[in-house]
RNA sequence: GCCGACUUAGCUCAGCUGGUAGAGCAACGGUUUUGUAAACCGUAGGUCGUCGGUUCAAACCCGACAGUCGGCU
Numbered sequence: 001g002c003c004g005a006c007u008u009a010g011c012u013c014a015g016c017u018g019g020u021a022g023a024g025c026a027a028c029g030g031u032u033u034u035g036u037a038a039a040c041c042g043u044a045g046g047u048c049g050u051c052g053g054u055u056c057a058a059a060c061c062c063g064a065c066a067g068u069c070g071g072c073u
Stems, first nucleotide, its partner, number of pairs: 001072007010025004019056001027043005049065005
């Protein structure tokens, strides 16, 4: 230098060929216990990497850029 994959909650990841963003774990509160853990119930947490474009509507489609990983030279 060229090619490809990936980027969504604190972490690991879903999100069906566009229509109100989710799970598990972690965190916080509660029940239970002499206390801790476990179990159960509940709560909070996201400008979906950034910037533009298409569309009535974009995490999803298109372009550029950035980052991570891999391959080729």

The prediction has a mean pLDDT of 81.
This is a predicted structure of a 73-nucleotide RNA (transfer RNA) from a Candidatus Saccharimonadota bacterium.
The sequence was found in a public genome assembly.